RNA sequence: UGCGGGUUGGUGUAAUAGAAACAUUUUUGGCUCAUGCCCAAAAGACAAGGGUGCAAAUCCUUUACCCGCAU
Numbered sequence: 001u002g003c004g005g006g007u008u009g010g011u012g013u014a015a016u017a018g019a020a021a022c023a024u025u026u027u028u029g030g031c032u033c034a035u036g037c038c039c040a041a042a043a044g045a046c047a048a049g050g051g052u053g054c055a056a057a058u059c060c061u062u063u064a065c066c067c068g069c070a071u
Base pairs, nucleotide, nucleotide: 001070002069003068004067005066006065007064010024011023012022013021018054025043026042027041028040029039030038047063048062049061050060051059
């Protein structure tokens, strides 16, 4: 320098353009003499800008960062 892939709650992963889900974590309540286990509830995310479209995590484009290959 060129090419390819990736970026989603604190963490690890899903999601055929049509209401962002699961596990774990955290908090609160219940249970217990007490802690833990267990039960119930709540909080918490689409890397950034722009475009297409009735509708974008998803398609197109630019930028940032990470990984790999070639030189």
A computed fold for a 71-nucleotide RNA from Podospora pseudocomata, annotated as transfer RNA. The coordinates come from a structure-prediction model, not an experiment, and the mean pLDDT is 85. It matches the Rfam family "tRNA". The family's RNA type in Rfam is transfer RNA. Taxonomically the source falls in Podospora (Eukaryota, Fungi, Dikarya, saccharomyceta).